Predicted 3D model of a 71-nucleotide RNA (transfer RNA) from a marine sediment metagenome. The prediction has a mean pLDDT of 81. Rfam family: tRNA. Rfam links the family to the GO term triplet codon-amino acid adaptor activity.
RNA sequence: GCGGGAGUAGUUUAGUGGUAAAAUAACUCCCUUCCAAGGAGUAGUCAGGGGUUCGAUCCCCCUCUCCCGCA
Repeated sequence: GCGGGAGUAGUUUAGUGGUAAAAUAACUCCCUUCCAAGGAGUAGUCAGGGGUUCGAUCCCCCUCUCCCGCA
């Protein structure tokens, strides 16, 4: 330099055009003499920019970071 893959909540991962979800973690409450465990609830997320579309996490382009291969 070229090609391919990945980037979603603090963390690990789903979701692939129609208002983004689970587990775990955090916080509050219940239970418990207390702690742990358990139950209920709350808040928190699409790497950045642009384009297409009525509508983009998803499709297209560029950039950034990481991984793999070729040279």